[in-house]
RNA sequence: AAAUAAAUAGGGCAAAACUAAGGGAACCUAGUGACUCAAAGCUAAAGGGGCUAAGGUUAUAAAAUUAUGCCAACGAGUUGCUAAU
Numbered sequence: 001a002a003a004u005a006a007a008u009a010g011g012g013c014a015a016a017a018c019u020a021a022g023g024g025a026a027c028c029u030a031g032u033g034a035c036u037c038a039a040a041g042c043u044a045a046a047g048g049g050g051c052u053a054a055g056g057u058u059a060u061a062a063a064a065u066u067a068u069g070c071c072a073a074c075g076a077g078u079u080g081c082u083a084a085u
């Protein structure tokens, strides 16, 4: 230096659910909580994938379509701790 790994040490994040607040929704923030995670750190027009549809368009019964709104714990890019092997 690299590969590998929840071995060791120091630790870190926080799923679901509940409560409060924001939002049209997806979802986000805070508190409680801890399913888990070797990147569950960061990046949303670098690129892929997914969610929602207020507003717009079509249609007028229902619906369909659309992101400038969202998701980084879908994949991807990028950065990083430890060192038993």
Base pairs, nucleotide, nucleotide: 003085004083005082012037017032018031019030020029022027041078042077043076048074049071050070051069055066056065057064058063